[in-house]
RNA sequence: UUCUUAUCAAGAGAGGCGGAGGGACUGGCCCAGUGAAGCCCGGCAACCGGUAUUUGAAACACGGUGCUAAAUCCAGCAGAGCUUUUAGCUCUGAAAGAUAAGAA
Numbered sequence: 001u002u003c004u005u006a007u008c009a010a011g012a013g014a015g016g017c018g019g020a021g022g023g024a025c026u027g028g029c030c031c032a033g034u035g036a037a038g039c040c041c042g043g044c045a046a047c048c049g050g051u052a053u054u055u056g057a058a059a060c061a062c063g064g065u066g067c068u069a070a071a072u073c074c075a076g077c078a079g080a081g082c083u084u085u086u087a088g089c090u091c092u093g094a095a096a097g098a099u100a101a102g103a104a
Stems, first nucleotide, its partner, number of pairs: 001104008013041001015040003021031003025076004042068003047064003050060002072096001077093007
C1' cells in the first nucleotide's frame, strides 16, 4: 500500500508547554488570542492480547492500539416518499473516510 471482517447519534480536563491554525477530500457550515495544530499529563472506551472462568457471556483495565467540539459536523452517488414542485424536506442503501483485527 491492497484485500477481508467488524464498528462509527454513547463516552472522555475551566491541566502544563506551545504559539496559528483546525474540522481527510470538494462544497457548505463551524471551531480557534476568552487561545488552533502539535507535544506532555489526565481522562474515555474495551477491538486485540492478558487475567479470571465456564460452553458462551458478563468482569478487570495489566500490555498493544484507538479516541478525547458538533452523528464519520452536514451533503457529495443511487433509489423511494412528501410538499406551497425545478426548489426544498424526509428515509434507505452505496461510495468515500476513520479505527481495530486478520491476510497478501